[in-house]
Context: one part of a larger RNA
RNA sequence: GGGUUAACGCUGGCGGCGUGCCUUACACAUGCAAGUCGAACGGGGCUAUCAGCGAUGGUAGCUUAGUGGCGAACGGGUGAGGAAGACGCAGGGACCUACCGACCAGAGGGGGAUACCCGCUGGAAACGGCGGAUAAAACCGCAUACGCCCGAGUGAAAGCCCGGGGAAAAGCACUACGGUGUUACUGGACGAGGGACCUGCGGCCCAUCAGGUAGUUGGGGAGGUAACGGCUCACCAAGCCGACGACGGGUAUCUGGCGUGAGAGCGCGAACAGGCACAAGGACACUGAGAGACGGGUCCUACUCCUACGGGAGGCAGCAGUGGGGAAUAUUGGACAAUGGGCGAAAGCCUGAUCCAGCGACGCCGCGUGUCGGAAGGAGUCCUUCGGGAUGUAAACGACUUUUGGUGGAGACGAAUAAGCAGCUCAGGGAAUGGGGCUGUGAUGACGGUAUCCAUGGAAUAAGCCCCGGCUAACUACGUGCCAGCAGCCGCGGUAACACGUAGGAGGCAAACGUUAUCC
Repeated sequence: GGGUUAACGCUGGCGGCGUGCCUUACACAUGCAAGUCGAACGGGGCUAUCAGCGAUGGUAGCUUAGUGGCGAACGGGUGAGGAAGACGCAGGGACCUACCGACCAGAGGGGGAUACCCGCUGGAAACGGCGGAUAAAACCGCAUACGCCCGAGUGAAAGCCCGGGGAAAAGCACUACGGUGUUACUGGACGAGGGACCUGCGGCCCAUCAGGUAGUUGGGGAGGUAACGGCUCACCAAGCCGACGACGGGUAUCUGGCGUGAGAGCGCGAACAGGCACAAGGACACUGAGAGACGGGUCCUACUCCUACGGGAGGCAGCAGUGGGGAAUAUUGGACAAUGGGCGAAAGCCUGAUCCAGCGACGCCGCGUGUCGGAAGGAGUCCUUCGGGAUGUAAACGACUUUUGGUGGAGACGAAUAAGCAGCUCAGGGAAUGGGGCUGUGAUGACGGUAUCCAUGGAAUAAGCCCCGGCUAACUACGUGCCAGCAGCCGCGGUAACACGUAGGAGGCAAACGUUAUCC
């Protein structure tokens, strides 16, 4: 000199863009943060309408607790642990993959349950128990199976062939009532994207840590896994690692990057992006394409809460917010308008992701606090050799301007198009619905009456902080008298202190300026 997720002191006008618990991975009141589908299913409720004298029944629409499907493994948070199942770069072969894309083949015929519901019943509650009835794209046989899996044969292989095994689900729309279309469904093979595993190399400190190791190292075998493997197991062998630092201890999320520096290097890993790990502390499995699952489950522990004392409930390192800790870090805000995600045919619903707003000079950047004129120079203040000098064109005063702020008015971009409607067109044997493409039309804005613009009026609403002995830019007076104090280093202060305090003046930076901490 530069930097900072900074803090502290003093001061403080505005805007844009960023950024904001570094400490107790401490404990958490309250609300919200993951749902959705009625075009899978039966039932309930409401409304409309039709039939009926009525009871009631039919049809349609809306809605929905339950069954069922998909999602909930993403997105969001945090950095405790971890020095190696991590990360980064480069490779590898023994693997898995829901949704998506393109391809091949299929979807025949049956069955038994169960929730919601009803009845009885236990419990303070949480939550149940027994009996009865019922639906499905829930569940289970049967049929079929080119390809697929297992096995035998043959072949150098590709392959061929034989035996055995394994599937499925319907909904909606249109109809010429024959079917057709579409979204789902089943088996297989491929792609894309995602994931699992293995290897080499790379990146901290301590040798005042020198030897470490029994599933340890290897083997053939078995089990297990999606898969290779001591991953696990019995048996056999006695290996394996280590001064090129094993083992032990300490510290630490890793990287792209960031800071500094001419570079080499040194330091760091906030924000943003990729990976990993974790979800009160531990352990475990279930479901599933995927989890050893933050807002799922079980068990143990600690803690908190409810209780009728029998027993139950809970997990903010999601967004806000509270207490606590701390030098220190924000609103219990708005909206799904945009981008993205889940579900759905769609309309749409959900979304504290996100987009915005609020608070903080925390940072960077920009703007303003007026502009021009105005005396050999007012007053005040300070100094003085008492002549004068300085503040100083500074003020007053004159002319002008109006950014910002005030008032009044106009007022966005961000919105693309979706459904629908109309038209054209393409594929198929192709009428309708439907599918692909194009054109036109066609709702929707949280921010926000914001940005911006226009008008109006008035210099009006806006400057401080540090420093002045040398380093280092800027000097006098008074007070004080080794006191009070200053200080980054050297050092100042004991009666004329340019070094303390105050004043005048000067220097520096400026909505900041200094200090402290820390890195280069």
Small-subunit ribosomal RNA, 5' domain from an uncultured bacterium, 520 nucleotides, folded computationally. Its mean pLDDT, the model's own confidence on a scale to 100, is 85. Rfam family: Bacterial small subunit ribosomal RNA.